The RNA shown here (transfer RNA) has 73 nucleotides and comes from Pseudomonas thermotolerans DSM 14292. Taxonomically the source falls in Zestomonas thermotolerans (Bacteria, Pseudomonadota, Gammaproteobacteria, Zestomonas). Its Rfam family is "tRNA". Rfam links the family to the GO term triplet codon-amino acid adaptor activity. Rfam classes the family as a transfer RNA. It was read from a public genome assembly.
[in-house]
RNA sequence: GCCGGAUUAGCUCAGCUGGUAGAGCAGCGCACUCGUAACGCGAAGGUCGUAGGUUCGAUCCCUAUAUCCGGCA
Numbered sequence: 001g002c003c004g005g006a007u008u009a010g011c012u013c014a015g016c017u018g019g020u021a022g023a024g025c026a027g028c029g030c031a032c033u034c035g036u037a038a039c040g041c042g043a044a045g046g047u048c049g050u051a052g053g054u055u056c057g058a059u060c061c062c063u064a065u066a067u068c069c070g071g072c073a
Stems, first nucleotide, its partner, number of pairs: 001072007010025004019056001028042003049065005
């Protein structure tokens, strides 16, 4: 230098050939217990790496770019 992959909640990851995003764990509240932990219930938490484009509508398609990983040279 070229090619490919990853980037989504604090962490680990889903998201079905475009229709305004979920789970587990962690944290918080409640219940349970003599009390804690575990188990159970509930709520909260996200401008989907960034910037543009296409579209009525983009996490999803296109372009550029940043970081990380791998391959080739």